Molecule: transfer RNA
Organism: candidate division Kazan bacterium
RNA sequence: GCCGAAGUAGCUCAAUGGUAGAGCAACCGCUUUGUAAGCGGUAGGUUGGGGGUUCGAAUCCUCUCUUCGGCU
Repeated sequence: GCCGAAGUAGCUCAAUGGUAGAGCAACCGCUUUGUAAGCGGUAGGUUGGGGGUUCGAAUCCUCUCUUCGGCU
C1' cells in the first nucleotide's frame, strides 16, 4: 500500500428500513435470624464520529477514527 471483519447499556451479545432489546452486573422490594441463592421491579443508549438517501436509518451509500486478521 491492497483486501476483509468488528465497533450498540458497566461487561458479553441481539435487532435483515418501521417503538433500540436480552443475559450478567448496579439499585429497590419480597423471601431469610442474617448472608448467599431464588422471585418481582426500576434505572442505565448522542448505536465510534461527520455527511448523504428515505416519510422513516443501528440497518442503505460515502468519508473518517480505532481494533483484529490476511496479502505484498